[in-house]
RNA sequence: GGGCUCAUAGUCUAGUGGUUAUGACGUCGCCUUGACAUGGCGGAGAUCCCCGGUUCAAAUCCGGGUGAGCCCACCA
Numbered sequence: 001g002g003g004c005u006c007a008u009a010g011u012c013u014a015g016u017g018g019u020u021a022u023g024a025c026g027u028c029g030c031c032u033u034g035a036c037a038u039g040g041c042g043g044a045g046a047u048c049c050c051c052g053g054u055u056c057a058a059a060u061c062c063g064g065g066u067g068a069g070c071c072c073a074c075c076a
Stems, first nucleotide, its partner, number of pairs: 001072007010025003018056001027043005049065005
C1' cells in the first nucleotide's frame, strides 16, 4: 500500500427495507422458605460505533470516517 470480515442493553446474541429491535446471562421488585438456594411472576436497561446519501419507510441498501480481527504485497 491492497483486499476481506466485524461493530446492536453491563456481557453474549437474533434480526434478508415495514409490528413497540429478539433471546439468554446479569441486575431490581414481588411470591414461595424459619432462612438460603432453586423455582415462579413482573420491571428497568439500546440514539443499533460516527457523519452523510437513497427511499413513503433504514439496525438492514450506498459513500466516507473511526475502532477491532484476518490475509496478501512492498521497503530496508
Predicted 3D model of a 76-nucleotide RNA (transfer RNA) from a Methanomassiliicoccales archaeon.
The RNAcentral record of the sequence draws on ENA.
Its mean pLDDT, the model's own confidence on a scale to 100, is 81.
Rfam family: tRNA.